[in-house]
This is a predicted structure of a 505-nucleotide part of an RNA (small-subunit ribosomal RNA, 5' domain) from Candidatus Magasanikbacteria bacterium RIFOXYA2_FULL_44_8. Its Rfam family is "Bacterial small subunit ribosomal RNA". The prediction has a mean pLDDT of 84.
Context: one part of a larger RNA
RNA sequence: GGAUGAACGCUGGCGGCGUGUCUAAGGCAUGCAAGUUGAACGUAGUGUUGCCCGCAAGGGCAAUAUUCAGUAGCAAACGGGUGAGUAACACAUUGGUAACCUACCUUCAAGACGGGGAUAGCUCACCGAAAGGUGAAUUAAUACCCGAUAGUAAUGGGGGGACGCAAGUCAUUCCCAUUUAAAUCUUUUUGGCUUGAAGAGGGGCCUAUGUCUGAUUAGCUAGUUGGUGGGGUAAUGGCCCACCAAGGCUAUGAUCAGUAGCAGGCGUGAGAGCGUGACCUGCCUCACUGGGACUGAGACACUGCCCAGACAUCUACGGAUGGCUGCAGUCAAGAAUAUUCCCCAAUGGACGAAAGUCUGAGGGAGCGACGCCGCGUGUAGGAUGAAGGUCUUCGGAUUGUAAACUACUUUUAUGUGGGACGAAUUCGUGACGGUACCACUUGAAUAAGAGGUUGCUAACUCUGUGCCAGCAGCAGCGGUAAUACAGAGACCUCGAGCGUUAUCC
Numbered sequence: 001g002g003a004u005g006a007a008c009g010c011u012g013g014c015g016g017c018g019u020g021u022c023u024a025a026g027g028c029a030u031g032c033a034a035g036u037u038g039a040a041c042g043u044a045g046u047g048u049u050g051c052c053c054g055c056a057a058g059g060g061c062a063a064u065a066u067u068c069a070g071u072a073g074c075a076a077a078c079g080g081g082u083g084a085g086u087a088a089c090a091c092a093u094u095g096g097u098a099a100c101c102u103a104c105c106u107u108c109a110a111g112a113c114g115g116g117g118a119u120a121g122c123u124c125a126c127c128g129a130a131a132g133g134u135g136a137a138u139u140a141a142u143a144c145c146c147g148a149u150a151g152u153a154a155u156g157g158g159g160g161g162a163c164g165c166a167a168g169u170c171a172u173u174c175c176c177a178u179u180u181a182a183a184u185c186u187u188u189u190u191g192g193c194u195u196g197a198a199g200a201g202g203g204g205c206c207u208a209u210g211u212c213u214g215a216u217u218a219g220c221u222a223g224u225u226g227g228u229g230g231g232g233u234a235a236u237g238g239c240c241c242a243c244c245a246a247g248g249c250u251a252u253g254a255u256c257a258g259u260a261g262c263a264g265g266c267g268u269g270a271g272a273g274c275g276u277g278a279c280c281u282g283c284c285u286c287a288c289u290g291g292g293a294c295u296g297a298g299a300c301a302c303u304g305c306c307c308a309g310a311c312a313u314c315u316a317c318g319g320a321u322g323g324c325u326g327c328a329g330u331c332a333a334g335a336a337u338a339u340u341c342c343c344c345a346a347u348g349g350a351c352g353a354a355a356g357u358c359u360g361a362g363g364g365a366g367c368g369a370c371g372c373c374g375c376g377u378g379u380a381g382g383a384u385g386a387a388g389g390u391c392u393u394c395g396g397a398u399u400g401u402a403a404a405c406u407a408c409u410u411u412u413a414u415g416u417g418g419g420a421c422g423a424a425u426u427c428g429u430g431a432c433g434g435u436a437c438c439a440c441u442u443g444a445a446u447a448a449g450a451g452g453u454u455g456c457u458a459a460c461u462c463u464g465u466g467c468c469a470g471c472a473g474c475a476g477c478g479g480u481a482a483u484a485c486a487g488a489g490a491c492c493u494c495g496a497g498c499g500u501u502a503u504c505c
Stems, first nucleotide, its partner, number of pairs: 001505004006501005013375006019368002021333001026331003030328003035074003040071002044067010081286001083284001091210003095206003100203003105199007113147004123136005153179007161170003184191001212258003219249003224246008261283004265276004288309005311322004339365001341364003347361001348359004378408004388399004413442001415440004422432001425428001449494005454475003460489005470477002
């Protein structure tokens, strides 16, 4: 000198774009953050209309609209947050998978025949303070089950081909046996269902290389290293198990200890390098702490389940409930970090045939000079060089064209009027927002400070103080003429900022 997710002190006009708990992965009140589908299904409630019964009250049937809960499907494994753990195939780059999986989507091929028994809901009865539970009766489905059909599907067996001494490997070809499918809805257009082949995108696993400090850590290791056989997995593998062998790693630093998410990047530097990993993007990891599986194409699952623990809440003392490292917000901690805001209009996601619903993702607004950038706080003239201040050799010098005064302008500000783009889509649809922007009105009107002035280092005098009070980055200054302390005037630098502290180059 440059830089910062900064903090502190003094000061503070506006706008745009960014950015904002670096500490306690400490505890959390409250609200919201994942639903959707009636074109899969049966009820129940409510409204409207029509018909029937009835003197009436009302009751029944049908149609239609709508709503709560339930069955069923898809989603909930995404999106959002965090960096505790991890020195590791976690990450980055390079290859491999003939050792693998893949819902939704796209393309192609083939198909959907026949039957059955339940169950939630509802109703009734009962237990419980509650959370919730038990029993009986009854009902539906794209829920569940059985049978048929079947191949380029799966499993098993057999024959042939190429290579090879063989074990076997490869291209995959032919034959046989066994096994496994399906669901319907809306009312004319479809949507969905089953099996197989391929694609796209996504993922699993393996490999080589790279990846911090310490030797005041020198030896480490029994599932340990390898084999055979099995189990397990989508799949290879000590991943797990039985048996067999005795191996494997290490001074090119094993093991142990400490520290740490990794990368694209970011800061600095001429570069080499050094430092760093906020925001944004990719990957990994975690979800009160520890463990476990279930469902599913996918999880060992942040707002799912079970067990244990700590903590907290309710309780009728028998029990029950909870998990902000989502968005706001709160307490605590701290030098320190924001609103319990608006909207689904746009982009994207889930569901749905669609209309649409949901979406604290996202789009916006609010707060903070926290950062970067831009603008302004007037412009021109104006000497009697006014007054006042300061200094003075008392002549004057300086503040100083500075002010006053004259003329002008209106960025900004105020008021009034107009008023968007963002909408993709013929109609309609904008949170932001009556915002940005435009025109006119008023009037210099609404807007300057901070640090410094001995040298380094741009900028000097007076007064006070008297090794005191104090200053200070280093050298140093102050003991009666202090340009170094304090005040004043003048001056210098930067300027809505200026200085200080911390850290990196």